Predicted 3D model of a 73-nucleotide RNA (transfer RNA) from Candidatus Yonathbacteria bacterium RIFCSPHIGHO2_01_FULL_51_10.
RNA sequence: CGGGACGUGGUGUAACGGCUAACAUACCUGUUUUGGGUACAGGUGACUCCGGGUUCGAAUCCCGGCGUCCCGA
Numbered sequence: 001c002g003g004g005a006c007g008u009g010g011u012g013u014a015a016c017g018g019c020u021a022a023c024a025u026a027c028c029u030g031u032u033u034u035g036g037g038u039a040c041a042g043g044u045g046a047c048u049c050c051g052g053g054u055u056c057g058a059a060u061c062c063c064g065g066c067g068u069c070c071c072g073a
Stems, first nucleotide, its partner, number of pairs: 001072007010025004018056001027043005049065005
């Protein structure tokens, strides 16, 4: 320098272009326990890397950036 993949709660992953963005774990509260842990019940937390475009409607499609990884030179 060229090409490709990816970017979503603290973490790991989901989400035919259409709800209140879902699940697990973590965290908080409660029950259970002498206490802790386990188990059970409930709850908080992301408007999806940034900016624009298409569309009635975008996490999803398009364009440009930024970042990470891979391949080539």
Rfam family: tRNA.
Its mean pLDDT, the model's own confidence on a scale to 100, is 80.
The RNAcentral record of the sequence draws on ENA.